[in-house]
The prediction has a mean pLDDT of 83. SAM riboswitch aptamer (S box leader), 106 nucleotides, folded computationally. The sequence was found by an Rfam model in a public genome assembly.

RNA sequence: UUCUUAUCAAGAGCAGGCGGAGGGACUGGCCCGAUGAAGCCCGGCAACCGGCAUUUAUGCACGGUGCUAAUUCUUGCGGAAACACAUUGUUUCUGAGAGAUGAGAG
Numbered sequence: 001u002u003c004u005u006a007u008c009a010a011g012a013g014c015a016g017g018c019g020g021a022g023g024g025a026c027u028g029g030c031c032c033g034a035u036g037a038a039g040c041c042c043g044g045c046a047a048c049c050g051g052c053a054u055u056u057a058u059g060c061a062c063g064g065u066g067c068u069a070a071u072u073c074u075u076g077c078g079g080a081a082a083c084a085c086a087u088u089g090u091u092u093c094u095g096a097g098a099g100a101u102g103a104g105a106g
Base pairs, nucleotide, nucleotide: 001106002105003104004103005102006101007100008099013042016041017040018039022032023031024030026076028074029073043068044067045066048064049063050062051060052059053058054057072098077095078094079093080092081091082090083089084088
């Protein structure tokens, strides 16, 4: 980096430390940020894999990841419904795509 598969409406620091301006994948929006962004450490959440326990389906954060503003913040291609109205627009639901994470394979 590619493929397969599972999950993505819950959860987690308004008195933590260092750090200093950017960040929310990309597009358009809309947001967060010097009452301090990214990143690192600490703390916390979570049972995907391993491990352990057992009432065999649950529990435990011990090891390997992961996560820790807003539904994967929303939208990007298609379908349905309602309302306004006739250039179309708004809202809701839904399938796909894209993305993220785990496990397995090349």